[in-house]
RNA sequence: GGAGCGGGCCAGGCGGCCGCUGCCGGGGCAACCCGGCGGAGGAAAGUCCGAACUGGUCAGGGCACGGCGAUGGCUAACGGCCACCGGGCGUGAGCCCAGGGAAAGUGCCACAGAGAACAGACCGCCGAUGGCUGUCGACGCGCGCGCCGGCAGAUCAGGCAAGGGUGAAACGGUGCGGUAAGAGCGCACCGCGCGGGCGGCGACGUCCGCGGCACGGCAAACCCCGCCGCCAGCAAGCCCAAGUAAGGGGCGAUGAGUCGGCCCGACUCGCUACCAGCCCCGGGUAGGGCGCUCGAGCCCGCCAGCAAUGACGGGCCCAGAUGAAUGGCCGCCGUCCCGAUUCGUCGGGACAACAGAAUUCGGCUUACCGGCCCGCUCCGCCG
Numbered sequence: 001g002g003a004g005c006g007g008g009c010c011a012g013g014c015g016g017c018c019g020c021u022g023c024c025g026g027g028g029c030a031a032c033c034c035g036g037c038g039g040a041g042g043a044a045a046g047u048c049c050g051a052a053c054u055g056g057u058c059a060g061g062g063c064a065c066g067g068c069g070a071u072g073g074c075u076a077a078c079g080g081c082c083a084c085c086g087g088g089c090g091u092g093a094g095c096c097c098a099g100g101g102a103a104a105g106u107g108c109c110a111c112a113g114a115g116a117a118c119a120g121a122c123c124g125c126c127g128a129u130g131g132c133u134g135u136c137g138a139c140g141c142g143c144g145c146g147c148c149g150g151c152a153g154a155u156c157a158g159g160c161a162a163g164g165g166u167g168a169a170a171c172g173g174u175g176c177g178g179u180a181a182g183a184g185c186g187c188a189c190c191g192c193g194c195g196g197g198c199g200g201c202g203a204c205g206u207c208c209g210c211g212g213c214a215c216g217g218c219a220a221a222c223c224c225c226g227c228c229g230c231c232a233g234c235a236a237g238c239c240c241a242a243g244u245a246a247g248g249g250g251c252g253a254u255g256a257g258u259c260g261g262c263c264c265g266a267c268u269c270g271c272u273a274c275c276a277g278c279c280c281c282g283g284g285u286a287g288g289g290c291g292c293u294c295g296a297g298c299c300c301g302c303c304a305g306c307a308a309u310g311a312c313g314g315g316c317c318c319a320g321a322u323g324a325a326u327g328g329c330c331g332c333c334g335u336c337c338c339g340a341u342u343c344g345u346c347g348g349g350a351c352a353a354c355a356g357a358a359u360u361c362g363g364c365u366u367a368c369c370g371g372c373c374c375g376c377u378c379c380g381c382c383g
Base pairs, nucleotide, nucleotide: 001379002378003377004376005375006374007373008372009371010370012333013332014331015330016329017328018327020039021038022037023036024035025034026033027032041354045365046364048363049362050361051360052359053233054232055231056230065229066228067227068226069225071083072082073081074080085099086097087096088095089094100224101223105222106221107218108217109216122164123163124160125159126158129157130156132153133152134151135150136149137148139146140145141144172190173189174188175187176186177185191213192211193210194209195208196207197206198205199204237290238289239288240287247281248280249279250278251277255269256268257267258266259265297316298315299314300313301312303310304309334351335350336349337348338347339346340345
C1' cells in the first nucleotide's frame, strides 16, 4: 500500500423566524395569554419468541396439543446471550450448523438403474472344477471306436463383484499379498464398534488392547426419550356517568251513593291500579377518568468473572399524545461534481438514508445514505 475479519459508537451541528404538545408557576369569569422545564428510534417496524401486569377458570394431577433439544454457565424468563465441544467451510483473522434417539417399532427413498436394504448382475472378469470340441500320447479290441492322461479352445453349467455404467445415496476406504478371476479372504494404516487407562465439572479428547465389520439415508415422516407450556390480551381490566327507551319502586289515591240536622258510625257500589306526570333505583351507552409510565430504569466509578453477567458506591428523572403532538422555512458550516483561477480562492449545482412511539420490559429478525473508533488476518513492497 492492497484485500479482508470481528466488535463498538454516531444517525447532521449552530443561529433566526413561525408553529404543535405534556407538566409546573402566574394572570384571566371564561375562551385563552405569559414564563420555565420536557418532547421518537437503533430499529419506535415485523408481532416471531420470552416475561411483567390484568381478567377468566381455579384442590391437584393426567391425556391430548404445541414448542424446545450437544456441554457448562448467565438471566425474572427465553427458541436469547457467553464460554467450550463436535461437524462443515476458509491460506488466515474467522464464519455457519433444529447439534437428542435410525442395533423400540412403523413408513418413505422420485427419475435413472440389473439392483434402493438382511439388495443385485446390464456391460465386464474368470471358467480352477464338471461337461463339450479339437489335438497329442499310452492301452484295449470286433480297426474306427472305447477308455485313461496331457495340452489347447469356445464358454454349457457355474464362479466373481475388482473395473465400467445409473443415481442424492450401491452393503467400509487406500495399499500390498492372495486367486482361475475375485472378495476383510489375509495383513498394515485410516474409519467403525467394544473394553480399559489418563486428562476435563462436562460435552469430549487422547493412548492402549480386542473384534474383520456386524450398523445406508430421512425423525422441519409418524414415533420414542427428556424439559417447558392453562386461556385471553391495555380495544386487558377497573371507576364515575348525561340523554333516550325497556325494567323495578314510591307519590299519584283516604272515591261515589244511602241512613242522618251535623259529626262519629253502619251499609252498598267502585277502585285496590292501566295510562299521564314527578321522584328514586338499576344496569349501561355517549363522554370522562384510572391503568399510564420510577422502570428486571439510565449514567459514572470500582470489584468478581475469559465472557455473558452480577455485587457495591455515587449521581439522574428521561414523551405519555387519543383523529393522535414531537414540525416547517431561511442562513452558515459539511461531502461530492462542474466551470473559472493571479493557486489565495470564487461562482453554480447536487446530496443527507431506513423509518417513526401508543401498557411496559428482555431478545431475535428485517430495513438503512453515510461516517468515526478499536482489535486482528492474509498478500506485496521498503528499511
Annotation:
A computed fold for a 383-nucleotide RNA from a Pseudomonadota bacterium, annotated as Bacterial RNase P class A. It is recorded under the gene name rnpB. Rfam family: Bacterial RNase P class A. Rfam describes the family as follows. Ribonuclease P (RNase P) is a ubiquitous endoribonuclease, found in archaea, bacteria and eukarya as well as chloroplasts and mitochondria. The family's RNA type in Rfam is ribozyme. The sequence is in RNAcentral, with records from ENA. Its mean pLDDT, the model's own confidence on a scale to 100, is 77. Of the family's consensus pairs, 94% are formed in the model. Taxonomically the source falls in Pseudomonadota (Bacteria, Pseudomonadati).